[in-house]
RNA sequence: UGUUAGAAAUAAGCGCCAGGACUUACUAAAAUUAGUUUUAGUAAGUUGACGAGGUAGGGGUUAAUCGAAUUUUCGGCGGGUUCCCCUCGGGUUCUGUUCUACUCGUUAGAAACUGGGCAAAACUGAUAAGCGAUUAUCAGGACAAAUCCGGUUUCGCAGAACAAA
Numbered sequence: 001u002g003u004u005a006g007a008a009a010u011a012a013g014c015g016c017c018a019g020g021a022c023u024u025a026c027u028a029a030a031a032u033u034a035g036u037u038u039u040a041g042u043a044a045g046u047u048g049a050c051g052a053g054g055u056a057g058g059g060g061u062u063a064a065u066c067g068a069a070u071u072u073u074c075g076g077c078g079g080g081u082u083c084c085c086c087u088c089g090g091g092u093u094c095u096g097u098u099c100u101a102c103u104c105g106u107u108a109g110a111a112a113c114u115g116g117g118c119a120a121a122a123c124u125g126a127u128a129a130g131c132g133a134u135u136a137u138c139a140g141g142a143c144a145a146a147u148c149c150g151g152u153u154u155c156g157c158a159g160a161a162c163a164a165a
Base pairs, nucleotide, nucleotide: 014078015077016076017075019074020047021046022045023044024043025042026041027040028039029038030037031036050067051066052065056087057086058085059084060083088105089104090103091102092101095163096162097161098160099159100158109155110154111153112152113151114150115149116148123140124139125138126137127136128135129134
């Protein structure tokens, strides 16, 4: 370093890196010639999504919600709570049960308008590790939208059988 087997831990802006960018060392060429700079190659490294929000079960599928910041949060691969189908479940008839239809997913009918409403990075300073790119942590300090909660309006607000009143 590779293969096989076993154990433990670990996730969804989550994981990984062959492109790119950046750093170090060596080599070569050119400029320059005090020194150094630029380009290319090799080797080893670094970086590569800031939180909010989102999972009934099974299967399938892929450019899977919302804003903040911004020079690469670029580019690529994988996964995934999105979406579709089935099953199950909630709701819709004056009451109950079964079936159907529609609609949603345990916060369980849809749409529009409206009030409320919650963040972390970035930033500033500092500490530690590293030759360095950079990494980790602490302190200060704000600012979102959607989901969500409330209100108004509109649409939907059914069919059959049985039972009870």
Model confidence (mean pLDDT): 79 of 100. GlmS glucosamine-6-phosphate activated ribozyme aptamer from a Clostridia bacterium, 165 nucleotides, folded computationally. It was read from a public genome assembly, where an Rfam model found it. The source organism's lineage runs through Bacteria, Bacillati, Bacillota and Clostridia.